RNAcentral holds the full RNA, with entries from SILVA. Small-subunit ribosomal RNA, central domain from a metagenome, 350 nucleotides, folded computationally.
Context: one part of a larger RNA
RNA sequence: UUGGGCGUAAAGGGCGCAUAGGUGGUCAUGCAAGUCAAACGUGAAAGCCUUUGGCUUAACCAGAGAAUUGCGUUUGAAACUGCAUGACUUGAGUUCGGGAGAGGAAAGUGGAAUUCCCAGUGUAGCGGUGAAAUGCGUAGAUAUUGGGAGUAACACCGGUGGCGAAGGCGACUUUCUGGACCGACACUGACACUGAGGCGCGAAAGCUAGGGGAGCAAACGGGAUUAGAUACCCCGGUAGUCCUAGCUGUAAACGAUGGGCACUUGGUGUAGGGGGUAUCGACCCUUCCUGUGCCGAAGCUAACGCAUUAAGUGCCCCGCCUGGGGAGUACGGUCGCAAGGCUGAAACUC
Numbered sequence: 001u002u003g004g005g006c007g008u009a010a011a012g013g014g015c016g017c018a019u020a021g022g023u024g025g026u027c028a029u030g031c032a033a034g035u036c037a038a039a040c041g042u043g044a045a046a047g048c049c050u051u052u053g054g055c056u057u058a059a060c061c062a063g064a065g066a067a068u069u070g071c072g073u074u075u076g077a078a079a080c081u082g083c084a085u086g087a088c089u090u091g092a093g094u095u096c097g098g099g100a101g102a103g104g105a106a107a108g109u110g111g112a113a114u115u116c117c118c119a120g121u122g123u124a125g126c127g128g129u130g131a132a133a134u135g136c137g138u139a140g141a142u143a144u145u146g147g148g149a150g151u152a153a154c155a156c157c158g159g160u161g162g163c164g165a166a167g168g169c170g171a172c173u174u175u176c177u178g179g180a181c182c183g184a185c186a187c188u189g190a191c192a193c194u195g196a197g198g199c200g201c202g203a204a205a206g207c208u209a210g211g212g213g214a215g216c217a218a219a220c221g222g223g224a225u226u227a228g229a230u231a232c233c234c235c236g237g238u239a240g241u242c243c244u245a246g247c248u249g250u251a252a253a254c255g256a257u258g259g260g261c262a263c264u265u266g267g268u269g270u271a272g273g274g275g276g277u278a279u280c281g282a283c284c285c286u287u288c289c290u291g292u293g294c295c296g297a298a299g300c301u302a303a304c305g306c307a308u309u310a311a312g313u314g315c316c317c318c319g320c321c322u323g324g325g326g327a328g329u330a331c332g333g334u335c336g337c338a339a340g341g342c343u344g345a346a347a348c349u350c
Stems, first nucleotide, its partner, number of pairs: 003322004007304002012318001014201004021194003025088007033081002035077008049065006091191001092188003095184004103177007110154001115149007125136002162169002206247006215241002220236004258317006266295011299306002323350003332343004
């Protein structure tokens, strides 16, 4: 390289938008680049192969043929690919009418709880643990009542419920705003799928600057435990956690399962919508679309398991793997303020 693979053995890019490229619905007509056919030219000779002959055979030599799978020219075919023109509606999109949703951004508001401050009542303990101690408390704590300040998070509802491309999103109200779904026919007429580079988004921690700081809490201090205890337990406690603007760009970024389209027995839930029966509604019944669970047929799988939300059956495009360690290291490049990220070996060894 070919091949074979990528849920768990090595292997799906964290996710999206999109450029080049690759691939691409139905019908008609034309062209003939690809494709196919024929003829001609060429494809040196020798060799190989077939065959005939010559040395007593063979090796060897000579003759004839085949082959030289290619290239060029001319003529022809028009199914498929391509190109051109025209047309179509089922792919895709637009429009109209609906309902659902923690989708996103900003502003405002609310109650419960913790902490702190002030005041009242009240007195000797509180707190903490396996047991204790450090700690707090007669300068009046803990408990309790009233008032106030401030921060963060939003109990119940809450649900293998919903939304989002992923990360993720959960009090309430308003404003702005994205997407999906259902129904209707009206419109455009292949406008599509994927996507190397590229661009953007991207939990937590971390970084820069300015705020904020209730609770929690790396580091750190103390008390215990212990042979020791740089831990687990306890008392404290700073970064941080929060906000604004920027940076970082990584995760078991997981469904450890890339995206799209089509096809392939069923059962049972659930969410949104639609149609029908019916008596306004509810319940119920039936069926359809979209999403989301569970169980299971065929099939697949090394097994586990997957199974119309496929890991089944096919097609298109991208990414990735190729024994373990060395190593996601070194070197170089590039990005970053740094931490470090991305790209990414070899010697050696088993």